[in-house]
A computed fold for a 533-nucleotide part of an RNA from a Candidatus Woesearchaeota archaeon, annotated as large-subunit ribosomal RNA, domain I. Lineage of the source: Archaea > Nanobdellati > Candidatus Woesearchaeota. The RNAcentral record of the full RNA draws on ENA.
Context: one part of a larger RNA
RNA sequence: CCUACCCUGUUAGGUGGAAGACUUGGCUUGGGAGCCGACGAAGGGUGUGACUAACUGCACUAAGCCUUGGCGAGGUGUAUGUGACCUUUGAACCAAGGAUCCCUGAAUAGGACUUCCUUCUAAUAUUCCGUAAGGAAAGGGAACGCGGGGAAUUGAAACGUCUUAGUACCCGCAGGAAAAGAAACCAAAAGGGAUGCCGUGAGUAAGAGCGACCGAAAACGGCGUACGACAAACCGAAUCCGAUGCUGAAAAGUAGAGGAGAUGUGGUGUUGCAGGACGUUCACAAAAAACCGUCACUUUUUUAUCUGAAGUUGCCUGGAACGGCACGCAAAAUAGGGUGAUAGCCCCGUAAGAGAAAAAAAGUCGGUUUGAACACAAUCCUGAGUACUGUCAAUUGGAUAUUUGGCAGGAAUCUGGGAGGCAUGAACUUCCAAUCGUAAAUACUCCCCAAGUCCGAUAGCGAAAGAGUACCGUGAGGGAACGUUGAAAAGAACCCCCAACCGGGAGUUAAAAGAACCUGAAACCUAACAGGU
Numbered sequence: 001c002c003u004a005c006c007c008u009g010u011u012a013g014g015u016g017g018a019a020g021a022c023u024u025g026g027c028u029u030g031g032g033a034g035c036c037g038a039c040g041a042a043g044g045g046u047g048u049g050a051c052u053a054a055c056u057g058c059a060c061u062a063a064g065c066c067u068u069g070g071c072g073a074g075g076u077g078u079a080u081g082u083g084a085c086c087u088u089u090g091a092a093c094c095a096a097g098g099a100u101c102c103c104u105g106a107a108u109a110g111g112a113c114u115u116c117c118u119u120c121u122a123a124u125a126u127u128c129c130g131u132a133a134g135g136a137a138a139g140g141g142a143a144c145g146c147g148g149g150g151a152a153u154u155g156a157a158a159c160g161u162c163u164u165a166g167u168a169c170c171c172g173c174a175g176g177a178a179a180a181g182a183a184a185c186c187a188a189a190a191g192g193g194a195u196g197c198c199g200u201g202a203g204u205a206a207g208a209g210c211g212a213c214c215g216a217a218a219a220c221g222g223c224g225u226a227c228g229a230c231a232a233a234c235c236g237a238a239u240c241c242g243a244u245g246c247u248g249a250a251a252a253g254u255a256g257a258g259g260a261g262a263u264g265u266g267g268u269g270u271u272g273c274a275g276g277a278c279g280u281u282c283a284c285a286a287a288a289a290a291c292c293g294u295c296a297c298u299u300u301u302u303u304a305u306c307u308g309a310a311g312u313u314g315c316c317u318g319g320a321a322c323g324g325c326a327c328g329c330a331a332a333a334u335a336g337g338g339u340g341a342u343a344g345c346c347c348c349g350u351a352a353g354a355g356a357a358a359a360a361a362a363g364u365c366g367g368u369u370u371g372a373a374c375a376c377a378a379u380c381c382u383g384a385g386u387a388c389u390g391u392c393a394a395u396u397g398g399a400u401a402u403u404u405g406g407c408a409g410g411a412a413u414c415u416g417g418g419a420g421g422c423a424u425g426a427a428c429u430u431c432c433a434a435u436c437g438u439a440a441a442u443a444c445u446c447c448c449c450a451a452g453u454c455c456g457a458u459a460g461c462g463a464a465a466g467a468g469u470a471c472c473g474u475g476a477g478g479g480a481a482c483g484u485u486g487a488a489a490a491g492a493a494c495c496c497c498c499a500a501c502c503g504g505g506a507g508u509u510a511a512a513a514g515a516a517c518c519u520g521a522a523a524c525c526u527a528a529c530a531g532g533u
Stems, first nucleotide, its partner, number of pairs: 006532009019519002021484002025455002027452006033445002035140002043104003046059003050082002054078002065098006074086003109118003126137004144175001145173005155162001159209001185192002196223005207213001227437003230383001234267002238265001239260003244255004272414001274382004279374004288370006296364007305354003311327001312343001313326004328345002330334001336348003388409007416432005471478002491517001494505003
């Protein structure tokens, strides 16, 4: 110095699938609704189509059968195709009701295991209630609820009391809600008046290796409001069930063999200003209330559905008019979606109305049950191994003064008893335990409807799609990815090349957008050119 490799850049292709646009799907909020099951559930297995692998539907009557209502021309699912059929004598589809509903499964004649077998022609499991007649339970269910058990990581800068936390988790039980609930409550010299939930009180009082931390109540303001039944004293069978017959739609009434019931059915009675029994007087059959029934009648709601205004006028651009210009119209309807681009007036709808032989609720109607006042001297009753005490634990903010349990003791009876954040006594205040029921306001969302200052395919549910699928794991269990041609398949006849794919023509289309299909970024690869070493 030259060339190759190499490097950088540009251009043209490829690869790739970001970003944009879109939405079938989610998420959240509000409302509705809130159980299913021996009349065999939930869940599964196997079948089932003219041709059928999957999904969906269905069950030997098997993508279906019957009835009623709606709808009105097409239909035989996703899902094209070939074939064969159905249908204005009203199919398909939608709604309501009914029939069928193999095997398994609580699984229940006996026995098995993955879905079968055996005995046999009878379906007879187990448990509970009831004198009997007769009746019930079991299993499943997303969260919410109540109860029985009950951790650890963690924090305390270690750790043991403590904390995490009565959380996670396990078990039992129930309902559309559950639980709680009508003061032996609070309060403080004034008073309140069951419970629950929200706000405030308040991170306060209190607790605590007084560390970390933990943590109320009264009161006040709201939501929503509702009160009843027994035991006992006294009475003493006055009570209840009932095969069957009759009446009735039923509830029920009536007759009733027999049965329950003195270990008490029924009546009465239920409170603290003590009340009730006992006592006296009035009334005695209506009103009202509660509960039960639902043939008929009325109203409302729900579930199919129906009616529902007004331009498809002219010209222009274009593949297409829903665009532009011009001229009209409706509006209790200019929410929204679709339609070959952006449509109040094209289609579906929307506003406003209507609506069943089905379901639900309320009322009418039918039935069952239930009286009130006064007085109060005496007598009787008013929840017992309870209250309370000691002690040991747990629990709680509860400190000596929360609540509960074990053990040991153990009351009173209205001239009574409990409480008033240390004990005892008195006074004062306040309430009446040891029995039960109780709507609403509150919690939740498997399910249905509507909506959205939510997400828009690495987002949003794990799942927009044959997703709890494929796949992984012995198993418990873990657990994906994959959306978009075009207005319309018009999805490329025919010719050439090739083993085939690819490809070249031709043709379709507005455009190949060509099925590896909307747009098509970067990384990366190739080629050409330029520059560099």
Source information: It matches the Rfam family "Archaeal large subunit ribosomal RNA". Rfam 15.1 lists 2,955 matches to the family in 1,139 species. The family is grouped with related families in Rfam's "LSU clan".